[in-house]
Two RNAs folded together computationally: RNase P RNA and transfer RNA, 460 nucleotides in total.
Model confidence (mean pLDDT): 75 of 100.
Rfam match: Bacterial RNase P class A. Its family is annotated with dimeric ribonuclease P complex, ribonuclease P activity and tRNA processing in the Gene Ontology. The family's RNA type in Rfam is ribozyme.

């Protein structure tokens, strides 16, 4: 220079005007708890998104048994939890920086493996469509004969070669055979123990053993581990309305309804209840923002993160404020016109116009993941030039 | 704000325990009939919302996003 990896940071920033919304002061008004104007101060994000996981806080009778149903699924840790994070193990994929990764069991059981194909799956001697090989037989043709050569049939032996498929029951080579095969053998792979080295996942080295039964659990299903339901329109508390209005069905120990959640069991209340016409109210306050809070600084840990000292207080209202313009600075990019270095491509500095500046706005609250999206820094890798 | 479900042919929908996507209607050509509706025969018509991953193989199973509908006080 191009081409890439990986991490961190910001989300323009100052003044002026005129505006919104919170909250506190003051002064005025009067219907005494509102309203108008003054000041002061406060005022969106990394994701406020989407509502995918965890959790806080509420209420259901703190939730007792089982079923039934959801999640997770290497190994260690880390947290208030977590499907999330950090360090590591194995597997891939990239020349490389470095990235991915639902990664438990398929010798506990079911099912499913289409179309091709002889044969699609647990039986251990599985399977013979073509080929290969033995051995019988028939028939043509050669020969005097013995036989031989070719094609067809019957038994039989083969899993080496060919075809079929996503996959055909270990690979490669050698010996060995009629022909061939872990049948033997050397290596690789595979399994079993031992034994080191590591908390462990798992890695190493050694013996053994011919081989010992594919592929799907994001098929049911096994196994271990955790989950009780709801949601802040949770809730609780004032108030203001209505007549407890017509009408039908169920029940009072033969137990309706309800507490109690998907469902049973248990346990408790229990004389009301449920539909449907027809009416009223659609108002106020808590909950609500000091928190698994921000920021420095120190210690411990490889890291996630913990501990401890300081030191800040930082939106919160309701269908919903946080804007708009006008100046100067910072940044980008383009255009003209310049000056410095260089053979040159090109690179430094500064002027001056003009554009541009993304993705999106809290709604009870945290911690995360994904999902859109803008610029800047650092730091490593390949490549190619030059020195 | 919270919760729950859909997306398949031009329009309604179907598709089992993954295995080459169907049915009625519409459309188009033919028959019948003077024509025409009706009726019978045939035929065309698919980005299975999108984009990824399991798998030999996905409309179906998983994860993300798009659109749309519903329900509460």
């Nucleotide at each position: 220079g191009c081409a890439g990896u990986c991490g961190c940071u910001c989300a323009g920033g100052c003044g002026a005007u005129c505006g919104c919304a919170g909250g506190g002061c003051g002064u005025g008004g009067c219907u005494u708890g509102c309203c108008a104007c003054g000041c002061c101060u406060u005022g969106a994000g990394g994701a406020a998104a989407g509502u995918c996981c965890g959790g806080g806080c509420u209420c259901c009778g703190c939730a007792g048994g089982g079923c039934a149903g959801g999640a997770u699924g290497c190994c260690g840790g880390g947290u208030a939890a977590c499907g999330c994070c950090c360090g590591g193990u194995g597997a891939g994929g990239g020349u490389g920086a470095c990235c991915u990764c639902g990664a438990g069991g398929a010798a506990a059981g079911u099912g499913c493996c289409a179309c091709a194909g002889a044969a699609a799956a647990c039986g251990a001697g599985a399977a013979a469509c073509c080929g290969c090989c033995g051995g019988g037989g028939u028939a043509a043709c050669g020969g005097c004969a013995a036989c031989g050569u070719u094609c067809c049939c019957c038994c039989g032996g083969u899993a080496a070669g060919g075809g079929u498929g996503a996959a055909a029951c270990g690979g490669u080579g050698g010996a060995g055979u009629a022909a061939g095969a872990g049948c033997c053998c050397a290596c690789c792979g595979c399994g079993c123990g031992a034994c080191c080295g590591g908390u462990a996942a798992c890695g190493g080295u050694c013996g053994c053993g011919g081989c010992a039964c594919g592929g799907c659990a994001a098929a049911c299903c096994c196994c271990a581990u955790c989950c009780g339901g709801a949601g802040c329109a949770a809730g609780g508390c004032c108030a203001c309305g209505u007549a407890g209005a017509g009408g039908g069905g169920c029940g009072u120990u033969c137990g309706a309804g309800g507490g109690c959640u998907g469902c049973c069991c248990g346990c408790c209340c229990g004389a009301g209840c449920c539909c449907c016409u027809g009416g009223g109210u659609a108002g106020g306050c808590c909950g609500c923002a000091a928190g698994a809070g921000g920021c420095a600084c120190g210690c411990g840990g490889c890291g996630a993160c913990g501990c401890g000292u300081g030191u800040c207080c930082c939106a919160g209202a309701g269908g919903a404020a946080u804007g708009a313009c006008c100046g100067c600075c910072a940044c980008g990019c383009c255009g003209c016109a310049c000056g410095g270095g260089g053979c040159a491509a090109c690179u430094c500095g500064a002027g001056c116009g003009a554009c541009g500046a993304a993705c999106a706005g809290a709604a009870c609250c945290c911690g995360g993941c994904u999902u859109a999206c803008g610029a800047a820094c650092g730091a490593c890798u390949g490549c190619g030039a030059c020195c | 704000g919270g919760g729950u479900c859909g997306a398949u042919a031009g329009c309604u929908c179907a598709g089992u325990c993954g295995g080459u996507a169907g049915a009625g209607c519409u459309g188009c050509g033919g028959a019948u009939u003077u024509u025409u509706a009706a009726u019978c025969c045939g035929u065309c018509g698919g980005u299975c919302c999108u984009c990824g991953g399991u798998u030999c193989a996905a409309g179906c199973c998983c994860g993300a996003g798009u659109c749309g509908a519903c329900c509460c006080a």